[in-house]
Context: one part of a larger RNA
RNA sequence: CUGGGCUUAAAGGGUGCGCAGGCGGCUCGAAAAGCGUUCCGUGAAAUCCCCCGGCUCAACCGGGGAACUGCGGAGCGAACUGCCGAGCUUGAGGCAAGUAGGGGCGGGCAGAACUGUAGGUGGAGCGGUGAAAUGCGCAGAUAUCUACAGGAAUGCCGAUGGUGAAGACGGCCCGCUGGGCUUGACCUGACGCUCAUGCACGAAAGCGUGGGGAGCAAACAGGAUUAGAUACCCUGGUAGUCCACGCCGUAAACGAUGUACACUAGACUGGUGCGGUUUUGACGCCGUAUCAGUCGUAGGAGAACCGAUAAGUGUACCGCCUGGGGAGUACGGUCGCAAGGCUAAAACUC
Numbered sequence: 001c002u003g004g005g006c007u008u009a010a011a012g013g014g015u016g017c018g019c020a021g022g023c024g025g026c027u028c029g030a031a032a033a034g035c036g037u038u039c040c041g042u043g044a045a046a047u048c049c050c051c052c053g054g055c056u057c058a059a060c061c062g063g064g065g066a067a068c069u070g071c072g073g074a075g076c077g078a079a080c081u082g083c084c085g086a087g088c089u090u091g092a093g094g095c096a097a098g099u100a101g102g103g104g105c106g107g108g109c110a111g112a113a114c115u116g117u118a119g120g121u122g123g124a125g126c127g128g129u130g131a132a133a134u135g136c137g138c139a140g141a142u143a144u145c146u147a148c149a150g151g152a153a154u155g156c157c158g159a160u161g162g163u164g165a166a167g168a169c170g171g172c173c174c175g176c177u178g179g180g181c182u183u184g185a186c187c188u189g190a191c192g193c194u195c196a197u198g199c200a201c202g203a204a205a206g207c208g209u210g211g212g213g214a215g216c217a218a219a220c221a222g223g224a225u226u227a228g229a230u231a232c233c234c235u236g237g238u239a240g241u242c243c244a245c246g247c248c249g250u251a252a253a254c255g256a257u258g259u260a261c262a263c264u265a266g267a268c269u270g271g272u273g274c275g276g277u278u279u280u281g282a283c284g285c286c287g288u289a290u291c292a293g294u295c296g297u298a299g300g301a302g303a304a305c306c307g308a309u310a311a312g313u314g315u316a317c318c319g320c321c322u323g324g325g326g327a328g329u330a331c332g333g334u335c336g337c338a339a340g341g342c343u344a345a346a347a348c349u350c
Base pairs, nucleotide, nucleotide: 004321005320006319007304008303012318014201015200016199017198021194022193023192025088026087027086028085029084033081034080035077036076037075038074039073040072041071042070049065050064051063052062053061054060091191092188093187094186095184096183097182098181099180103177104176105175106174107173108172109171110154114150115149116148117147118146119145120144121143125136126135162169163168206247207246208245209244210243211242215241216240220236221235222234223233258317259316260315261314262313263312266295267294268293269292270291271290272289273288274287275286276285277284299306300305323350324349325348332343333342334341335340
């Protein structure tokens, strides 16, 4: 390189945007770069291949042919690819009218619970466990009532439900704002798909500066348990968890399944729109679009299973894999304040 693969065996990049690149809808025309065909030139000799011949054979050698799959040129052809020109509307986008939603950002407000503080009642325990103890309490705890303060999170609704590219998103109200879907078919006229590098986003933990700190809680301390117990259980408890700004850039970042488009039985459930039907109209029924699911046909898959949300049948483009360990390590480079991230071997060994 050809070939084979990537749900679970090694293998889909965490996600998106997107330059270069690759690929690209329908019709007509022109030209002829790719392409096809014919011819010409060239493609040294030797070698290889075929035929004939010379050494008694062969190796070896001589003669002839073929080949040299290449390059250059000329003529002809025009289906396909490319280029140029003209047009089209179904791909894509726009516009208008609707519509659902925990999509995002900012601000305000609310109730429950919890902890604390102050006060009232009360008077001996509380708490905790398998059982206890540490701990708290007559300097009045636990319980109960009232007031105030504080921080974090939003019960029921709630779903087998919704939104978002992913991470993720849930009290209520207001403001700003992204995307989707439906209907109309009015406008543009291929404006498209994918995307190495790049850029942006990216749970938790962690880092920097400043705030905040109710509850929870690594570390830590104590009490138990135990042969021991640097644990599991209990009492405490600091970082952290929260906010602002700036970093980090990872994950079982999972559907372990890249993105886009087309095609290929059905049945059922749920969300959201639109249309039809019953003179209007709710309910119902029928149809349609889209999203999320369950089952299942063909087909696929050595199996589990997948099955219009494909792992089926195809096309385009990207990423990735190539026995286990060594190792996602060393070295180098690069990014980072650091922690570390990204890129990524070999010896040796089975």
Overview: Model confidence (mean pLDDT): 88 of 100. The part of an RNA shown here (small-subunit ribosomal RNA, central domain) has 350 nucleotides and comes from a metagenome.